[in-house]
RNA sequence: AAUAAUCUUCGGGGCAGGGCGUAAUUCCCGACCGACGGUGAUGGUAUGUGUAUCAUGUACCUUAGUCCGUGAACGAGACAUUUUGAAUGUCUUGUUGACACAGUGAAAUUCUGUGACCGACAGUUAAAGUCUGGAUGGGAGAAGAUUUAG
Numbered sequence: 001a002a003u004a005a006u007c008u009u010c011g012g013g014g015c016a017g018g019g020c021g022u023a024a025u026u027c028c029c030g031a032c033c034g035a036c037g038g039u040g041a042u043g044g045u046a047u048g049u050g051u052a053u054c055a056u057g058u059a060c061c062u063u064a065g066u067c068c069g070u071g072a073a074c075g076a077g078a079c080a081u082u083u084u085g086a087a088u089g090u091c092u093u094g095u096u097g098a099c100a101c102a103g104u105g106a107a108a109u110u111c112u113g114u115g116a117c118c119g120a121c122a123g124u125u126a127a128a129g130u131c132u133g134g135a136u137g138g139g140a141g142a143a144g145a146u147u148u149a150g
Base pairs, nucleotide, nucleotide: 004147005146006145007144008143009142010141017029018028019027031130032129033119034118035070036069037068038067043061044060045059046058047057048056049055050054065117066116073095074094075093076092077091078090079089080088081087082086099115100114101113102112103111121133122132123131
């Protein structure tokens, strides 16, 4: 420094104010929110070089709700388990949202500006990204410890 195994911990945010109404955080006006990995023209730190208050190379950290993927959710198949009720678990597999314009520039869907757009299932005195619930669950993954081989 890298690989594998085991274990531990961590691992999602949000309707202010108002309208109508018997009733709405669900409708309407308006407000608010943005999981994980990657990418990379953000920004920063260290260091090298040169024609040195500038330019440039390298290393590391770091920048996307709408780019490339992942996750939760729903379905199908196989297998296993059980109290034989169907359910649960594992594996495989399918489905699963949304961006334009302008600016700068050699180069931008990530920068700057403007305006847009998107958001599972079940429930509910009335239709939910934001309330309640499955969920003290699961989870992409993050950090750490120990062990093994080279």
A computed fold for a 150-nucleotide RNA from Leuconostoc rapi, annotated as FMN riboswitch aptamer (RFN element). Its Rfam family is "FMN riboswitch aptamer (RFN element)". Rfam 15.1 lists 6,230 matches to the family in 5,120 species.